[in-house]
RNA sequence: UGCAAGUCAAGGGGAAAGGUUGUCUUCGGACGGCCGAGUAUACUGGCGAACGGGUGAGUAACGCGUAGGUAACUUGCCUAUCAGUCUGGGAUAACACUGCUAACGCGGUGCUAAUACCGGGUAUACUGCAUAGCUCGCAUGUUUUUUGCAGGAAAGCGGGCCUCUGGAACAAGCUCGUGCUGAUAGAUAGACCUGCGUCCCAUUAGUUAGUUGGUAGGGUAACGGCCUACCAAGGCAGCGAUGGGUAGCCGGCCUGAGAGGGUGACCGGCCACACUGGGACUGAGAUACGGCCCAGACUCCUACGGGAGGCAGCAGUGAGGAAUAUUGCGCAAUGGACGAAAGUCUGACGCAGCAACGCCGCGUGAGGGAUGAAGCUUUUCGGAGUGUAAACCUCUGUUAGGAGGGAAGAACGUCUAUUAUUCGAACAGGGUGAUAGAGUGACGGUACCUCCAGAGAAAGCCCCGGCUAACUCCGUGCCAGCAGCCGCGGUAAUACGGGGGGGGCGAACGUUGUCCGGAAUUAUUGGGCGUAAAGGGCGCGUAGGCGGGAAGGUCAGUCAGAGGUGAAAGCUUGUGGCUUAACUGCAAGUUUGCCUUUGAUACUGCCAUUCUUGAGUUCGGAAGAGGGAAGUGGAAUUCCUGGUGUAGCGGUGAAAUGCGUAGAUAUCAGGAAGAACACCGGUGGCGAAGGCGGCUUCCUGGUCCGAUACUGACGCUGAUGCGCGAAAGCGUGGGGAGCAAACAGGAUUAGAUACCCUGGUAGUCCACGCUGUAAACGAUGGGUACUAGGUGUUGGGUUUAAUUACUCAGCGCCGGAGCUAACGCAUUAAGUACCCCGCCUGGGGAGUACGAUCGCAAGAUUGAAACUCAAAGGAAUUGACGGAGGCCCGCACAAGCGGUGGAGCAUGUGGUUUAAUUCGACGCAACGCGCAGAACCUUACCCAGGUUUGACAUGCACCGGCACAGCGAGGAGAGUCGCUGGCCCGUUUCGGGACGGUGCACAGGUGCUGCAUGGCUGUCGUCAGCUCGUGUCGUGAGAUGUUGGGUUAAGUCCCGCAACGAGCGCAACCCCUGCCCGUAGUUGCCAACAGGUGAUGCUGGGGACUCUACGGGGACUAUCGGUGUGAAACCGGAGGAAGGUGGGGAUGACGUCAAGUCCUCAUGGCCCUUACGCCUGGGGCGACACGCGUGCUACAAUGGGGCGGACAACGGGGGGCGACCCUGCGAGGGGGAGCGAAUCCCUGAAACCGUGUCUCAGUUCGGAUUGGAGUCUGCAACUCGACUCCAUGAAGGUGGAAUCGCUAGUAAUCGCGGAUCAGCAUGCCGCGGUGAAUACGUUCCCGGGCCUUGUACACACCGCCCGUCACACCACGGAAGUUGAUGAUACCCGAAGUCGCCGGGCCAACCGCAAGGGGGUA
Repeated sequence: UGCAAGUCAAGGGGAAAGGUUGUCUUCGGACGGCCGAGUAUACUGGCGAACGGGUGAGUAACGCGUAGGUAACUUGCCUAUCAGUCUGGGAUAACACUGCUAACGCGGUGCUAAUACCGGGUAUACUGCAUAGCUCGCAUGUUUUUUGCAGGAAAGCGGGCCUCUGGAACAAGCUCGUGCUGAUAGAUAGACCUGCGUCCCAUUAGUUAGUUGGUAGGGUAACGGCCUACCAAGGCAGCGAUGGGUAGCCGGCCUGAGAGGGUGACCGGCCACACUGGGACUGAGAUACGGCCCAGACUCCUACGGGAGGCAGCAGUGAGGAAUAUUGCGCAAUGGACGAAAGUCUGACGCAGCAACGCCGCGUGAGGGAUGAAGCUUUUCGGAGUGUAAACCUCUGUUAGGAGGGAAGAACGUCUAUUAUUCGAACAGGGUGAUAGAGUGACGGUACCUCCAGAGAAAGCCCCGGCUAACUCCGUGCCAGCAGCCGCGGUAAUACGGGGGGGGCGAACGUUGUCCGGAAUUAUUGGGCGUAAAGGGCGCGUAGGCGGGAAGGUCAGUCAGAGGUGAAAGCUUGUGGCUUAACUGCAAGUUUGCCUUUGAUACUGCCAUUCUUGAGUUCGGAAGAGGGAAGUGGAAUUCCUGGUGUAGCGGUGAAAUGCGUAGAUAUCAGGAAGAACACCGGUGGCGAAGGCGGCUUCCUGGUCCGAUACUGACGCUGAUGCGCGAAAGCGUGGGGAGCAAACAGGAUUAGAUACCCUGGUAGUCCACGCUGUAAACGAUGGGUACUAGGUGUUGGGUUUAAUUACUCAGCGCCGGAGCUAACGCAUUAAGUACCCCGCCUGGGGAGUACGAUCGCAAGAUUGAAACUCAAAGGAAUUGACGGAGGCCCGCACAAGCGGUGGAGCAUGUGGUUUAAUUCGACGCAACGCGCAGAACCUUACCCAGGUUUGACAUGCACCGGCACAGCGAGGAGAGUCGCUGGCCCGUUUCGGGACGGUGCACAGGUGCUGCAUGGCUGUCGUCAGCUCGUGUCGUGAGAUGUUGGGUUAAGUCCCGCAACGAGCGCAACCCCUGCCCGUAGUUGCCAACAGGUGAUGCUGGGGACUCUACGGGGACUAUCGGUGUGAAACCGGAGGAAGGUGGGGAUGACGUCAAGUCCUCAUGGCCCUUACGCCUGGGGCGACACGCGUGCUACAAUGGGGCGGACAACGGGGGGCGACCCUGCGAGGGGGAGCGAAUCCCUGAAACCGUGUCUCAGUUCGGAUUGGAGUCUGCAACUCGACUCCAUGAAGGUGGAAUCGCUAGUAAUCGCGGAUCAGCAUGCCGCGGUGAAUACGUUCCCGGGCCUUGUACACACCGCCCGUCACACCACGGAAGUUGAUGAUACCCGAAGUCGCCGGGCCAACCGCAAGGGGGUA
């Protein structure tokens, strides 16, 4: 903005345009008739507008649902029946004239009609009153009958006819149709009442004055406090009133096995609402969505005086929002309003449009097609995957496209013709039918059918770590990101992103939100409460719940049958219709409920009767720290007085504060005070619990046992309530010895507001009152019954001569079945059952906040939420750990000896520096470590110069005689250039080999990752452990074995044992060494014999000895004694070279440390490729303010220096060891025998012994440092070697805290050899010489083993974890106040409107001649 409610005229009036025609004409036109047309439109009037359509704000209610009631009611139109429709009257709109206003609108005068309005008459119907009966009903009451009185209607209109009357038409009349009036009945639609059901909060517990009832009246269609007056004081409420919050209710829908839970879109029933609030009018019906009045908010118009409006109708617009459609077509169908009808109206409705929003159906092709094409991905480089997938061949033709055909939905009504029947006097006419025909489609040229061409035009979304179907590559590197939960990502990510591949669904697929399910996780079905959340602190007892035996009655519950209802739709089943399905027609079932009725009577209830076993009473005994009150006793403590007595007491781990010469402590005597009651005393007793302990008396509660009689279910539990209730605390008044919060002082300590000590006040005690809580615990509510035992104890009874046995009631322990997650419980249940109460529902927030109640206060009771976490928790297991316990071991401590830490130097490391100071190793278990040897090399680092198939390997292709040797040039060198000489083999066209060059593949990397790895190694630790099979136990993790009693170096062995065996470790087997024997004697040896020398096994010879190096023996707790379990074993002895693994070595279990090493080697991945590769020269790894580790040498007299003298072992030697001679002070040099070595050499061992010297000093100690001169190795000693000689002669006088090694041929001390190596050890690996001290012992430190125990640890105590603070963020709370909204009560103003009253105004109908009256009206 448009449309969604109009319609009828047979009521009164009544056009116009246009056409046609007549008259007149100034030719412009004017005035008529007819048609248009009794049409349009407004008005009066009737019906409708209260239906249909929308929405869910309000409502927790008789609103809704269900079942009933009305004897307390209404109902227009419709149906049926009965009766009637007589006679009058006055107005008024429209219209005409006229006025006001911007507009909306409003008036004045005049005319007129009705089915509009108003009188009168009639009615045996109806209504009211009175009257007398009858029927029925649960009561009030009601049906019906008789009589009397009173009240009390109407409207006409249309068609036809002339038989009767009049008559010309026609009128009266008749007739048909339709209205109208009264009444009854029905149908439909409503109204009211009632039972039952219908959300959350008790941190809402009291509420209510028209409130509850009565009487009378009013009011209504009708009952009723619905309203009014009066009277009474009731009504509702723990079975939840009142208040607050939220919400339309239902059929149904979603979910679920069901019971339930959630929900109330579409469709259907009911209710409520219509801008917000209030109100009535009209009407059959409204308190009225598209009516009215008032108030308010908002929008619009205005001439500023006033007006207009209400989409939660259909479309549409704006706004809001994550988000929700066309300002379409049609009344053809269905339905509705009006009409007699034609018809009109109908955004109801039927259709179409938009949106994959949902459900359903269909397609995007089918068959064949391997050499498994290409591409892409991956790869172990061979291949594999995508994959018959594609191409290609042969087909098909849905949908879309083109062409053609083409419905059903339509039957009424109406009209025409014919006809039947009925009303009628009628052949008018009408009503009700029948037959035939005409005509009506928005959708829509739609559904559907036929033909044509053609695989042509039509596939996506999510996922691939587990749950959960589906795996690889690359990128990224705790970044980017993912994520439903667990969790992925820190350089090899199936988890992120991309690719390939795969899986799922498919015109869809994922996400988000919500609900149910799984969830037995609110448990009625169907859970729990000892320790996981959960038993009230305990009793008495109200309501309530539950309740013993028997017979009887009743039939409320219960069960069964029948009837009514449980709308339709929905759902389920069957069967039809659209090609199928979705959708839909029909039938059956469902609708689990409520009501009525008939029966059954076991159980429960109710009524009445009875019984004794539950419960109680009575009698007789018994025990007791049961309670209250009064009195009384001794010990101890403290204080006071006096005596004796003197210097300390007291206290502690040790002390001090404190007390004491003013006389303490100690001790004796006397006195005072308060509190508590030793021994008995006991998992003994009593009590409901808290709790109760000297003795005596009084008052008093409960319990147990035995026995008789009595009552006759009197019982159990127990919400609210009432009472009791440790300690501490509070109030008032006493009391106060000891003890002792607070407080003071002394100690301890880093501190010590603590633990310890010295004091000490409240308090502890009493009386009265309050508080009302505890780990008030058995962490276990009460009652009843049942279900193996054993043992102890308290009280009573029975029994016995006694021990004892039995029984009842308690109190404990152990234990079976059973239960339990396990631990455990187990006749005192946590077992099996029933009844009642209390309580729980993840952790934190929090027993907090707010509110309420209680309290003097402290506080108690009740008791949340926001927010936050992915757990919190129980029991048990294996470890690890413990300032836990037991047993045991180790140079672990202790006992000893010698060192380090101080000095100088050597060496390693950190740090610093540097061009580089290459890299690795970091507590023990890195730091004289990798390095058994950095001047170049090594060498990995730095600077500089070069080089690019490369210094090195393999393959292919091509070229060459380059290779190689010699010479020369320049260069720091690498390398480059030049000259000369110059290949080999063979079946000699050609091929092969080595070499060089060019090119391609590739080489190369001490570049990264030891947290991707192999291998190797360190360490716990040479500690005695670590496991397995079978069996057994446990739900299980796991346990047992492996623990226990002994013993050992040992999980070594013995014994025992639900274990029996076994494996890896231990031990032994192996090597060296210690004794003996045999064999063999050269290079070794030499006792006897012989020879020889200055001397020597030097020689002959010998095998005896030593020795060498091969083989044996020997030691095994074998033997004796003792101890021990007639064991293992231990202790002691004998013998023996050796005695209890003789000494030493090699040997290292399962595992731990993400231990170490990618720089030994190997290796995955990544990275570099004219360089992060390779070559070369020089430098660096050697720096130097410093810190640290490991060593050497010292500081001296047990020593230094000189001289003389004695004794080893292991080893090494050919580019080597080198005797011996010469030479030099010396390092060394020049010659050089011998020896590849039991033969020769290195090779003099040194400490030691003897002798003499030094005499306590920075020295004749000590040797650093520096100067000079040399030697050797080597291409080369400057950076940067070792050694020698001369000179120099530093620190250092035995080392702080701390710390290391060693238990016997060890420590300590002394020298010697070797590897590496041209040269270069104070290091390393070995060798021998000399050669001690000490070990009481296991308390402590460290490390380790076994058992037990605790644990909130498991990355395992270097663990875990608490609080404040700082910063950022979030949530919640508080806050002087301020603002808005809302409820209650009291009062004030008060619109419209309804009812009533008062007063006047006005007025057609009726009465009256009139005045006026009746009545009406604003």
This is a predicted structure of a 1418-nucleotide RNA (small-subunit ribosomal RNA) from an uncultured organism. RNAcentral holds the sequence, with entries from ENA and SILVA. Its mean pLDDT, the model's own confidence on a scale to 100, is 83.